[in-house]
């Protein structure tokens, strides 16, 4: 350094739901809240699913795959 992921350590993120806000909607943002997560960090590239002012546009990376990056260091 790479693979790997432990009853290790420092930490991190935050489902459902509630409140406020944005959007036609899917859904998103903020606060609360924790179901969980070793990438539950980022990317909409392929597939899947969802929405629509519907042959086009949008959403979902915490659905699967892929790409990029990152903390720690037992076996």
């Nucleotide at each position: 350094u790479c693979c790997c992921g432990a009853u290790a350590a420092c930490g991190g993120c935050a489902a459902a739901c509630c409140u406020g806000g944005g959007g036609c909607a899917a859904c998103c943002c903020a606060g609360g809240g924790a179901c969980g997560c070793a990438a539950a960090g980022c990317c909409a590239u392929g597939g899947g699913g969802c929405c629509c002012u519907c042959a086009g546009g949008g959403c979902u990376c915490g659905c699967c795959a892929g790409g990029c990056u990152g903390c720690c260091g037992a076996a």

c-di-GMP-I riboswitch aptamer from a Bacillota bacterium, 75 nucleotides, folded computationally. The sequence was found by an Rfam model in a public genome assembly. The prediction has a mean pLDDT of 91.